[in-house]
Molecule: transfer RNA
Organism: uncultured Bacteroidales bacterium
RNA sequence: GCCAACAUGGCUCAGUUGGUAGAGCAACGCAUUCGUAAUGCGUGGGUCGGGGGUUCGAGUCCCCCUGUUGGCU
Numbered sequence: 001g002c003c004a005a006c007a008u009g010g011c012u013c014a015g016u017u018g019g020u021a022g023a024g025c026a027a028c029g030c031a032u033u034c035g036u037a038a039u040g041c042g043u044g045g046g047u048c049g050g051g052g053g054u055u056c057g058a059g060u061c062c063c064c065c066u067g068u069u070g071g072c073u
Base pairs, nucleotide, nucleotide: 001072002071003070004069005068006067007066010025011024012023013022019056027043028042029041030040031039049065050064051063052062053061
């Protein structure tokens, strides 16, 4: 320098023909217990790496940039 994949709550990931984002774990609260853990119920937290475009509507399509990983030279 070239090619490919990935970038979504604190962490690991899903989101399958575009229709305004979800799970598990973690955190917090309540119940249970003499107390802790475990268990049960509930709550908050992300605008989806950044910018632009297409569209009535974009995490999802197109372009540019950044970062990570792998490959080639």